[in-house]
Context: one part of a larger RNA
RNA sequence: AGCUUACGGAGGAUGCCUUGGCGCCAAGUGCCGAUGAAGGACGUGGGACACUGCGAAAAGUCUCGAAGAGCCGUGUACAGGCUUCGAUCCGAGAAUGUCCGAAUAGGGAAACCUGCUACAGCGAACCUGUAGCGUCCCUGGUUGAACACAUAGACCAGGUGACGGGCACCCGGGGAACUGAAACAUCUAAGUACCCGGAGGAAAAGAAAGUAUUCCCCUAGUAGUGGCGAGCGAACGGGGAACAGCCCAAACCGUCUCUGCUUGCAGAGGCGGGGUUGUAGGGUCUGGCACAUGGGAGUUACAAAACAAUCAGUUAGCAGAAAGGUAUGGGAAAGCCUGCCAUAGAGGGUAACAGCCCCGUAUGUGAAAACUAAUUGUCUCCCGCCGGAUACCUGAGUACUGCCGUGCACGCUAAUACGGCAGGAAUCUGGGGAGUCCACUCUCCAAGGCUAAAUACACUUGGCGACCGAUAGUGAACAAGUACCGUGAGGGAAAGGUGAAAAGUCCCCCUGUUAGGGGAGUGAAAUAGAACCUGAAACCGUAAGCUU
Numbered sequence: 001a002g003c004u005u006a007c008g009g010a011g012g013a014u015g016c017c018u019u020g021g022c023g024c025c026a027a028g029u030g031c032c033g034a035u036g037a038a039g040g041a042c043g044u045g046g047g048a049c050a051c052u053g054c055g056a057a058a059a060g061u062c063u064c065g066a067a068g069a070g071c072c073g074u075g076u077a078c079a080g081g082c083u084u085c086g087a088u089c090c091g092a093g094a095a096u097g098u099c100c101g102a103a104u105a106g107g108g109a110a111a112c113c114u115g116c117u118a119c120a121g122c123g124a125a126c127c128u129g130u131a132g133c134g135u136c137c138c139u140g141g142u143u144g145a146a147c148a149c150a151u152a153g154a155c156c157a158g159g160u161g162a163c164g165g166g167c168a169c170c171c172g173g174g175g176a177a178c179u180g181a182a183a184c185a186u187c188u189a190a191g192u193a194c195c196c197g198g199a200g201g202a203a204a205a206g207a208a209a210g211u212a213u214u215c216c217c218c219u220a221g222u223a224g225u226g227g228c229g230a231g232c233g234a235a236c237g238g239g240g241a242a243c244a245g246c247c248c249a250a251a252c253c254g255u256c257u258c259u260g261c262u263u264g265c266a267g268a269g270g271c272g273g274g275g276u277u278g279u280a281g282g283g284u285c286u287g288g289c290a291c292a293u294g295g296g297a298g299u300u301a302c303a304a305a306a307c308a309a310u311c312a313g314u315u316a317g318c319a320g321a322a323a324g325g326u327a328u329g330g331g332a333a334a335g336c337c338u339g340c341c342a343u344a345g346a347g348g349g350u351a352a353c354a355g356c357c358c359c360g361u362a363u364g365u366g367a368a369a370a371c372u373a374a375u376u377g378u379c380u381c382c383c384g385c386c387g388g389a390u391a392c393c394u395g396a397g398u399a400c401u402g403c404c405g406u407g408c409a410c411g412c413u414a415a416u417a418c419g420g421c422a423g424g425a426a427u428c429u430g431g432g433g434a435g436u437c438c439a440c441u442c443u444c445c446a447a448g449g450c451u452a453a454a455u456a457c458a459c460u461u462g463g464c465g466a467c468c469g470a471u472a473g474u475g476a477a478c479a480a481g482u483a484c485c486g487u488g489a490g491g492g493a494a495a496g497g498u499g500a501a502a503a504g505u506c507c508c509c510c511u512g513u514u515a516g517g518g519g520a521g522u523g524a525a526a527u528a529g530a531a532c533c534u535g536a537a538a539c540c541g542u543a544a545g546c547u548u
Base pairs, nucleotide, nucleotide: 001547002546003545004544005543006542007541008540009539015533016497017496020468021467022465023464024463025462026461027460028459029458030457031165032164039100040099041098042055043054044053046078049075050074051073061094062093063092064091065090070082071081072080105114106113107112115133116132117131118130119129120128121127135162136161137159138158139157140156141155142154143153169200170198171197172196173195174194180187184227214241215240216239217238218237224232225231245450246449247448248395252273253272254271255270256269257268258267259266260265261264278428280394281393282392283390284389285388286387287386288385289384294383295382296381297380298379306378307377308376309375310374312372313371314370315369317365318364319363323338324337325336326335339356340355341345347359348358349357400423401422402421403420404419405418406417410435430445431444432443433442434441484491485490504532507519508518509517510516
């Protein structure tokens, strides 16, 4: 020096565990904000820090309820207190709520600075405190130019009007490229990503110029489309979920105001009635019948507000069956013996594996207060039909046409839908569509508007998992969007486990030592001693043997 064996050091793999994640299902809930949000800064405890809570009334105050013995949040003890005169904890409602932030008196390098008005502090001044002082919009008013009336403008008052935020979901306006086509240009990716605007608890769509709209399964990777390449990709129809229909404009009638003038007409506008459709409907005139102590409807559209009662639910809870012995062991819930409950043998905890020890579970039950839904009542609103005549009305720079473009699965000769430019109708004896177009036939009524549910997403609660188990699962099981990095946008960790219980080693000794260790003690175990379960390998030693 090498090899082997044994025993250690160092290291933190593996095993076991789970406070945390991930996914799915069901039910419920769904906007917040000038009454100052979301999000923060700074404070706040007896004493230092971080998290949590709270706001100068500051880990809290008040009222109501529930509950019944402990409590003063966590890391985390100490000191000092509270509590059966009912605390802490839990639920509902209220009070307080600094400063910043739409931030809104003005400014500003957010959490700061400086004002004005009124009032208050024995208050003239200074200082302090309280309240108010933003812009736009709407409504009303006072004034008031060029320019006579007027108008613009100025000023004032009122407004529970707007502003800002919101993970995802939704609608609209814009809108890529990488990529694929084995290159690439039409095409694809994709109307995706991204930007902007807007809304809501859903949004959008929607009652046929097409028997409403929406969503799911099929039709079907079919028919088609396509440098007929890559690809893209329906509908008809069938089955389900959920179902709900309505209101204006116009004709005509009435009324009010304004304008014009020929002074009793015309026009415009406001309001009320009327009226709303395709086997056309309505208006007007006319003929007949009917009519209310009756009938119908209603708060999500169809008009709109409030109250009460009942019932159900949500936001705390409550009751809740049944086991003993024995031996081992540190410890029994495992073994053995003998029982019991079960509408409860789901699950978790307890010193090893518990239906009967604890929390629970099945089942039953409960609300002073707030909220939600349903029903009923009060209440509110509405109520004609059949003939005949007349040709008054029925959405215009619209439909449609030409060219161009977009969207439709459809890149086209291309219907239907939408837009740009240029033309430009008809008026019910009317007009659109049925995939160029024409005829016939059938079907529908555009150019105004509203509309619940079935659907999407998020959150809460509950349940489940041939989901993960600390290099996994969220980035985050721990003071995690923390530490740290970056001027900034932004990037972004590592880090779990003593033991059943701290019983966390009184005391003695070694030593420069609050380092480390040896005794002693606790404990089942200390090679479980806090650098703490198990404790692999690389790596480093000690001892013995063998080889050189």